[in-house]
């Protein structure tokens, strides 16, 4: 240099036949339980889905360019 994959909540990830979709687990916070904790149960907060454009009535999802990471290759 070229090719492929990945980028979504604090972390690990799901969601890619476009609308019903922004979710799960862990973590954090609050409450209950307890002598106090842990565990358990209930609840809450937290993401304009890497960035910028485009297509579309509608984009996490499709297209283009960029950025970052991983792998392969001369």
């Nucleotide at each position: 240099g070229c090719c492929u994959c990945u980028g979504u909540a604090g972390c690990u990830c799901a969601g890619u036949g476009g609308a019903u979709c922004a979710g799960a687990g862990c973590g954090u916070c609050g409450c209950a339980c307890u002598a106090c904790g842990a565990a358990u149960g209930c609840g809450a907060a937290a993401g304009u889905c890497c960035c910028a454009g485009g297509u579309u009535c509608g984009a996490g999802u499709c297209c283009u360019g960029g950025c970052a990471g991983a792998g392969g290759u001369g």
Molecule: transfer RNA
Organism: Actinomadura sp. 7K507